This is a predicted structure of a 68-nucleotide RNA (transfer RNA) from uncultured Parabacteroides sp. Its mean pLDDT, the model's own confidence on a scale to 100, is 82. The RNAcentral record of the sequence draws on MGnify. Rfam family: tRNA. It is annotated as a transfer RNA.
[in-house]
RNA sequence: CGAAAUAGCUCAGCUGGUAGAGCAAUGCAUUCGUAAUGCAUAGGUCAUGGGUUCGAGUCCCAUUUCCG
Numbered sequence: 001c002g003a004a005a006u007a008g009c010u011c012a013g014c015u016g017g018u019a020g021a022g023c024a025a026u027g028c029a030u031u032c033g034u035a036a037u038g039c040a041u042a043g044g045u046c047a048u049g050g051g052u053u054c055g056a057g058u059c060c061c062a063u064u065u066c067c068g
Base pairs, nucleotide, nucleotide: 001068002067004065005064008023009022010021011020017054025041026040027039028038029037047063048062049061050060051059
């Protein structure tokens, strides 16, 4: 100097408008039972602190961590 930080994990999120997927977890169905499969539910201070804006995951500044 450049890139990254969003659910337990891996990652989306389009020029600013109420945050999602897959896997994992829990419950139910199915089975003699387990696994598998199907359906449903829960789970988030969007790294931290400020700023701009009616409104910020998104734009601006600083800081922290990690990668090159």